[in-house]
RNA sequence: GGGAGAGUGAGCCAACCUGGUAUGCUGCCAGCUUUGGGAGCUGGUUAUCCCGGUUCAAAUCCGGGCUCUCCCA
Numbered sequence: 001g002g003g004a005g006a007g008u009g010a011g012c013c014a015a016c017c018u019g020g021u022a023u024g025c026u027g028c029c030a031g032c033u034u035u036g037g038g039a040g041c042u043g044g045u046u047a048u049c050c051c052g053g054u055u056c057a058a059a060u061c062c063g064g065g066c067u068c069u070c071c072c073a
Stems, first nucleotide, its partner, number of pairs: 001072007010026003020056001027045006049065005
């Protein structure tokens, strides 16, 4: 220098191709339960890497950028 893949709550991950309320588990907080702790149950809690474009509507499509990984030279 060329090519490919990835980036989503505090952690991991689904949804992306085929645009329509952003999913689940863990964590954290409160309550119930327990002699207490743990476990269990219920409720709550924070997220789409950045900028721009298309669209009634973008995590998703398009352009540019940043970071990480891999391959080629």
Predicted 3D model of a 73-nucleotide RNA (transfer RNA) from a Candidatus Micrarchaeota archaeon. It matches the Rfam family "tRNA". Rfam classes the family as a transfer RNA. It was read from a public genome assembly. The prediction has a mean pLDDT of 80.